[in-house]
RNA sequence: GGGCCCGUAGCUCAGGCAGGAAGAGCGACGGGCUUUUAACCCGUAGGCCGAGGGUUCAAAUCCCUCCGGGCCCGCCA
Numbered sequence: 001g002g003g004c005c006c007g008u009a010g011c012u013c014a015g016g017c018a019g020g021a022a023g024a025g026c027g028a029c030g031g032g033c034u035u036u037u038a039a040c041c042c043g044u045a046g047g048c049c050g051a052g053g054g055u056u057c058a059a060a061u062c063c064c065u066c067c068g069g070g071c072c073c074g075c076c077a
Base pairs, nucleotide, nucleotide: 001073002072003071004070005069006068007067010026011025012024013023020057028044029043030042031041032040050066051065052064053063054062
């Protein structure tokens, strides 16, 4: 330098192909249960969906550019 994949809640990820209300598990917090803790049960909060732009009535999803990470190939040495 070229190709491919990934970036969504504090963490691990789904959803993207085929646009139409942002989710799960764990964790955090509150409550129940328990002598207490753990486990279990109920509830609550937590997100500019990497950034910017475009298309569209409508974009996490499609298109473009950029940023960050990973893998493979190539070049130099």

About this RNA:
Predicted 3D model of a 77-nucleotide RNA (transfer RNA) from an uncultured archaeon. It matches the Rfam family "tRNA". It is annotated as a transfer RNA. The coordinates come from a structure-prediction model, not an experiment, and the mean pLDDT is 82.